The RNA shown here (small-subunit ribosomal RNA) has 1549 nucleotides and comes from a Planctomycetota bacterium. The sequence was found in a public genome assembly. Lineage of the source: Bacteria > Pseudomonadati > Planctomycetota.

[in-house]
RNA sequence: AAAGCUAAUAUUUUUGAAGGGUUUGAUUCUGGCUCAGAACGAACGUUGGCGGCGUGGAUUAGGCAUGCAAGUCGAACGAGAACCAGCUUUGUAGCAAUACCGAGCUGGGGAAAGUGGCGAAAGGGGCAGUAAUGCAUGGGUAACCAACCCCGGGGACCGGGAUAGCCAUUCUAACGAGUGGGUAAUACCGGGCGAUGUAGCCGAGACGCAUGUCUUGGCUAUGAGAUGAAUUUCGCCUCGGGACGGGCUCAUGUGGUAUUAGCUAGUUGGUGGGGUAACGGCCUACCAAGGCUCAGAUGCCUAGCUGGUGUGAGAGCACGACCAGCGCCACUGGCACUGAGACACUGGCCAGACACCUACGGGUGGCUGCAGUCGAGGAUUUUCGGCAAUGGGCGCAAGCCUGACCGAGCGACGCCGCGUGCGCGACGAAGGCCUUCGGGUUGUAAAGCGCUGUCGGGGGGGAGAAAGCCGCAAGGUUGAUCUAUCCCCGGAGGAAGCACGGGCUAAGUUCGUGCCAGCAGCCGCGGUAAGACGAACCGUGCGAACGUUGUUCGGAAUCACUGGGCUUAAAGGGCGCGUAGGCGGUUCAUCAAGUCAGGGGUGAAAUCUUUCGGCUCAACCGGAAAAGUGCCCCUGAUACUGAUGAUCUCGAGGGAGGUAGGGGUCCGCGGAACUUCUGGUGGAGCGGUGAAAUGCGUUGAUAUCAGAAGGAACGCCGGUGGCGAAAGCGGCGGACUGGAUCUCUUCUGACGCUGAGGCGCGAAAGCCAGGGGAGCAAACGGGAUUAGAUACCCCGGUAGUCCUGGCCCUAAACGUUGGGUACUAGGUUGCGGACUUGACAUGGGUUCGCAACCGAAGCAAAAGUGUUAAGUACCCCGCCUGGGGAGUAUGGUCGCAAGGCUGAAACUCAAAGAAAUUGACGGGGGCUCACACAAGCGGUGGAGCAUGUGGCUCAAUUCGAGGCUACGCGAAGAACCUUAUCCUGGGCUUGACAUGGUCGAAGUAGCUCCGAUGAAAGUUGGAGCGGCCGGUAUCCAAUCCGGAGACGAUCACAGGUGCUGCAUGGCUGUCGUCAGCUCGUGUCGUGAGAUGUCGGGUUAAGUCCCAUAACGAGCGAAACCCUUGCCCUUAGUUGCUACCCGAAAGGGAGGACUCUAGGGGGACUGCCGGUGUUAAACCGGAGGAAGGUGGGGAUGACGUCAAGUCCUCAUGGCCUUUAUGCCCAGGGCUGCACACGUGCUACAAUGCCGCGAACAAAGGGAAGCAAACCCGCGAGGGGGAGCCAAUCCCAAAAAACGCGGCCCAGUUCAGAUCGCAGGCUGCAACUCGCCUUCGUGAAGUUGGAAUCGCUAGUAAUCGCAGGUCAGCAACACUGCGGUGAAUGUGUUCCUGAGCCUUGUACACACCGCCCGUCAAGCCACGAAAGGGAGGGGCGUCCGAAGUCGCCGUGCCAACCGCAAGGAGGCAAGCGCCGAAGACGAAACUCCUGAUUGGGACUAAGUCGUAACAAGGUAACCGUAGGGGAACCUGCGGUUGGAUCACCUCCUUU
Repeated sequence: AAAGCUAAUAUUUUUGAAGGGUUUGAUUCUGGCUCAGAACGAACGUUGGCGGCGUGGAUUAGGCAUGCAAGUCGAACGAGAACCAGCUUUGUAGCAAUACCGAGCUGGGGAAAGUGGCGAAAGGGGCAGUAAUGCAUGGGUAACCAACCCCGGGGACCGGGAUAGCCAUUCUAACGAGUGGGUAAUACCGGGCGAUGUAGCCGAGACGCAUGUCUUGGCUAUGAGAUGAAUUUCGCCUCGGGACGGGCUCAUGUGGUAUUAGCUAGUUGGUGGGGUAACGGCCUACCAAGGCUCAGAUGCCUAGCUGGUGUGAGAGCACGACCAGCGCCACUGGCACUGAGACACUGGCCAGACACCUACGGGUGGCUGCAGUCGAGGAUUUUCGGCAAUGGGCGCAAGCCUGACCGAGCGACGCCGCGUGCGCGACGAAGGCCUUCGGGUUGUAAAGCGCUGUCGGGGGGGAGAAAGCCGCAAGGUUGAUCUAUCCCCGGAGGAAGCACGGGCUAAGUUCGUGCCAGCAGCCGCGGUAAGACGAACCGUGCGAACGUUGUUCGGAAUCACUGGGCUUAAAGGGCGCGUAGGCGGUUCAUCAAGUCAGGGGUGAAAUCUUUCGGCUCAACCGGAAAAGUGCCCCUGAUACUGAUGAUCUCGAGGGAGGUAGGGGUCCGCGGAACUUCUGGUGGAGCGGUGAAAUGCGUUGAUAUCAGAAGGAACGCCGGUGGCGAAAGCGGCGGACUGGAUCUCUUCUGACGCUGAGGCGCGAAAGCCAGGGGAGCAAACGGGAUUAGAUACCCCGGUAGUCCUGGCCCUAAACGUUGGGUACUAGGUUGCGGACUUGACAUGGGUUCGCAACCGAAGCAAAAGUGUUAAGUACCCCGCCUGGGGAGUAUGGUCGCAAGGCUGAAACUCAAAGAAAUUGACGGGGGCUCACACAAGCGGUGGAGCAUGUGGCUCAAUUCGAGGCUACGCGAAGAACCUUAUCCUGGGCUUGACAUGGUCGAAGUAGCUCCGAUGAAAGUUGGAGCGGCCGGUAUCCAAUCCGGAGACGAUCACAGGUGCUGCAUGGCUGUCGUCAGCUCGUGUCGUGAGAUGUCGGGUUAAGUCCCAUAACGAGCGAAACCCUUGCCCUUAGUUGCUACCCGAAAGGGAGGACUCUAGGGGGACUGCCGGUGUUAAACCGGAGGAAGGUGGGGAUGACGUCAAGUCCUCAUGGCCUUUAUGCCCAGGGCUGCACACGUGCUACAAUGCCGCGAACAAAGGGAAGCAAACCCGCGAGGGGGAGCCAAUCCCAAAAAACGCGGCCCAGUUCAGAUCGCAGGCUGCAACUCGCCUUCGUGAAGUUGGAAUCGCUAGUAAUCGCAGGUCAGCAACACUGCGGUGAAUGUGUUCCUGAGCCUUGUACACACCGCCCGUCAAGCCACGAAAGGGAGGGGCGUCCGAAGUCGCCGUGCCAACCGCAAGGAGGCAAGCGCCGAAGACGAAACUCCUGAUUGGGACUAAGUCGUAACAAGGUAACCGUAGGGGAACCUGCGGUUGGAUCACCUCCUUU
């Protein structure tokens, strides 16, 4: 929702509607694309056992070989072959009977052909044409026909003349044609009888629907006649009726296109005539000028229509195979004849195209019947059997004919059914696959054992489809084809595939591949770990099929009637007036068109549905019911709509009286400013900008004063104030004029609303003509800016801007919101009225209209809107249906032009889009912080050297790190080693190292020594020493046996600083010690999310306080930890020393002090004052060693950078295995034109040198630190006390301080480089170490642009120690102490960061996104000189066949006539019409076209940077000009612009 039941409810039954993926970082919405379903006359791929029932040329209505598809009747007719019988007979054979051949006659027989009748107009095929001459539904025919069939009435007499066949003959290749003779009929003709018929005329009556119809009477005309042997039967004529079947006609319905808007001359009507079965312009003559059309005529395109079919919940949408009804067609076009019926599929004539035959003269043909063939195509069957059944034609019948039909064949083409076996069978074979190596899975699956026998195969029985027909009967006889079903045989034997497995969508693993090959319906997979490619295994789905493709419906509410929208997503016309149309206030009456109820008719059958039944079931088939939502008719109802008539006043309008106003048009006037001109003053500049320049100016500018002229615009008032329909309107006055509003409630009486077309108005720009021209200003010129600057800025400047007249007709013409009416909380404000209150004034209240703001409910995707609706409803109009192509092309139309209006498609994409959210970003804003800047101090950048990096070089210069966050980094030590797939060369191969298995041999492993070779590693030889455990075994074992170990062989494997840091763990850097990052619950929001975490204060801090739809919590911050600064206490060696001894060393004593190292105290905004919100906190102060975190360190949130590291380590995958592993020698990593980073030393006098003489801290020390002492100028050597260290040593601290020298110079600065000589370490200092002495004595005189560090014990400066380490390239790094400043108290700027807010087209997140030209490739389209083709129409010419008409001099059997001739007919001729054809002019459609135009698309082309942030000149719209390009500029408009200030308004108090 529907149906049934019920008084109603309860109740019961049936039918019955599903979504998913994809735009985003995420969300909601809009919106397209796509999938899951069903279906098909299908096709293709793979596969294929059986049966039943169906179905099968959808394309070229293209062409067709061959056979068959319509004949039949002898009971209509003449004639009659073959053949049979009889008789006669010539001949031959025979003696004959007789036989044979031939001929004749008679009878039977009946082929082929012919006359005649019926049929052939059905059946069968196809869908070309046809948008109505069709079809469907329902009517009409008073405007009609009707063979065969049925019923009823009546009737059937007498004659005649021909003609085919046939015979003879002529022409012809053939088809065929002609002449002569003669013949029959149910063929043809005449006459008689005859009326109930038909037609005409004259009457009467009844009825209807307007013309008329029916009944009846009279007169005239017209009108038929046979076969057979037969009772009979069949047929014939006529009238009436019926049935079947048709003709004509009316209404309604039945595609697309307006980029087809006008069409029509027989056209519309009338009259006369003709024609038809019949109405009718159907035809004709004349007359009139009509007819159709926006409710879509005409044209063009497409199409047979219906019952129905598919789908769908339905409404619908799409389709019209098979079956059935109707229509149309029959090679193409035209035409008629015959007939009951045709303008005729297998009849005729003509024309045309095509094909065939030909003797070249001429003929023949029509598969869109059944088969079949060619062609085209993705694609559609047998040249089968039979009339047994059903049906049809003819016939009395038998019967004949029947490619209708019934059957079979082929095709998994479809639907349905069956089978391919069933049971048992393992802690589960083998094989396969996977594996974490344990196992899992394939899988009860197999094997094995036991059964069964469907289907198929072989054999044998066997209903039914048969009804009929013949015959008096008995009885006989008919199957093309198929076979239900039953029995026997045999054995699991003969019978399973296809697609899929990323999500949607049921089902996953391994290997291969490496943006390749490929997949893909959409999203999307594939660039070395692919569940998405290919394969395997496994799984899922369906199953004799499964997939794919195509198409239709569905899902799609995605054209929305059911059932959508238009502020911002696509979509309100720029605004008004108004035609048609649509819709319309109150009351009454009438009608009954809509509407409703009941009844009747129809809605073919089949189909669908329900139910019953038949095939074993089903498909399939049959019976019945229901349904067919429709149309028509009758009767009734009258609420509503409608129609007609009347009524009312609230809608609408009029009237009267007021009011406000930049409403409009025209005329006049005014002042300020500006420019120009004239004159005066004046004298060097003015002007302009970010800064400048061009420009103006000594010929006197700018400035200033006076005067004159001119044009344009109207300051203040001025206001989210007013008016207007919109565009729009602003100085003042006048004239004319439109509208609004208030009050009165006086009039009319629905006069209303909307409005397709139409008409009018319509900013700016632009156009035409004429004026005007001060300022401004497209174009243009110049100056700047810039890489360029066709721009932004500046100096000039023309159209234009202004007026008059005429065009144009578009804007972001916007409130992005059409108009009207009604209803639905409020509050505040402004403008214009009226009423009221108040003595008056500022005021208060009520009410009407207009303009704004805030907001309830509601609505909305949200933003928002909200009585001025985007709420709730009704009415009318306009518009939308994914993005791009494109408001383009084309056509039409308007315009002088520019251009406007109307307005596509191909192709292409999977999105395009709206609102809001979180981030990120901004050459947006606010607040805040940081050695970020500023204020300072010292550096770097310049020099030399050291070191790292790049580059270059090289056999190799191993590798990594790359802005900050790589570059004195990994490396806290490269001569060998280290050290690496660095290079060259030499070697080893179970390996330098680990574990395990198997086998083997032996005084084994190991140690020592001697050789050979070699650079070494290694290879190879010899000698000596030398075994462990157990057993044998009572004792003894290297010896025998076994084991372990080792060796050899072999197999597994080892090994890899090989690759991938973009497969990873771990660790680390950076933002950043920045203050942030989150969660639970609650609340808000459809949601992403928000809130909390915001706001006001405050802090170093999301620190704390207040406030608060939040309340709490966590990770961070802080605190806890270490160190340092003060004090106390405990303890007292190796430390300390106030005390004692001692010259000192040292000893004793002591714990006071220093110190050491344990414990504790101390600081907390605790106290005072002020500020602040009675807060948090801040400022100042006191006390204190220390004051607001006291200093320093460790500690690093969620995360970011695919940041770094596979070369610390670990690890997946890949690669390598006599090498990318291992060993060794030598070289390289140190190479040098150069560039950069980080440092050291300097350039000097605050210095350097010399001498003297003080004061640390923290460390290290056994393969070590090493004192004293001796030697050496020195490095160092010798030496060795002491010390495993608060004890001894390294160890000297240095700057500082004192004294002296130097005297501003390349120096007594600086020390590079080089030479000689030495020392040390080490197997070894050549490549390539460090140190020392002497000598040498380079650059460098404070460093360009730029840049780094530092806010206090800091910078600066001074030295000391340590790790690594044999030694050292350390000037590095990590620590330690000494001396010890300056400046700032600010946040404008640079950099970075945090919070809030704002904009965004960004989200790979501004190193983002993105636009246009140009260049390349490819695709479709447009234009184009033209070219080609087509269908349809028009005009002219020609004119076949043929009907009709005229004519008919020629010809002719029937009738008349004695005849002549007549009647009648025919040929020929002529005329109208007329197909095809020819010619012509035009329109339309399609194809093609040199060239040309834009468009779409295409990882990495060129030029710029237009847009998105204030996008760096806000953007955009219209218009005009300009320019490589995006674009720029002018004029007007919009906010869909950021920011700051101001004004106004609102909210709350």
Rfam family: Bacterial small subunit ribosomal RNA.
Its mean pLDDT, the model's own confidence on a scale to 100, is 81.